[in-house]
RNA sequence: AAUUGCCAAGGGCAAACCCGUCGAAAGAUGGGGACGCAAAGCCUCCGAUCUAACGGAAGAAAUUCCCAGGACAGCGGGGCUGCCAAU
Numbered sequence: 001a002a003u004u005g006c007c008a009a010g011g012g013c014a015a016a017c018c019c020g021u022c023g024a025a026a027g028a029u030g031g032g033g034a035c036g037c038a039a040a041g042c043c044u045c046c047g048a049u050c051u052a053a054c055g056g057a058a059g060a061a062a063u064u065c066c067c068a069g070g071a072c073a074g075c076g077g078g079g080c081u082g083c084c085a086a087u
Base pairs, nucleotide, nucleotide: 002087003086004085005084012037013036017032018031019030020029021028022027035074041080042079043078045077046076047075049071050070055066056065057064058063
C1' cells in the first nucleotide's frame, strides 16, 4: 500500500417499542431500550421509497387530486474518511 473480515483484543453505534421536545406530515432529536451493523462514520450526486405544509387544479362547499424546495445515509449505487486483525 492492496485485498479480506476466517482468528484475537479493546471497544463503537443502536431497530422496534415507551416517555419528553420540535415539525403540517414524513420524520428528527434527548432519555430509556437492543433488532441488528466492519463503516449502522460523514455527504442527497443518481435511482427508489415516504410525506404534501406552501403553491397549483377541480368543486357551491365539505373535500379530492397534483407537486419537493421536506424526509430517508439502518433501501440500492456513488463520493470522502477511519479502528483492529489476517494475508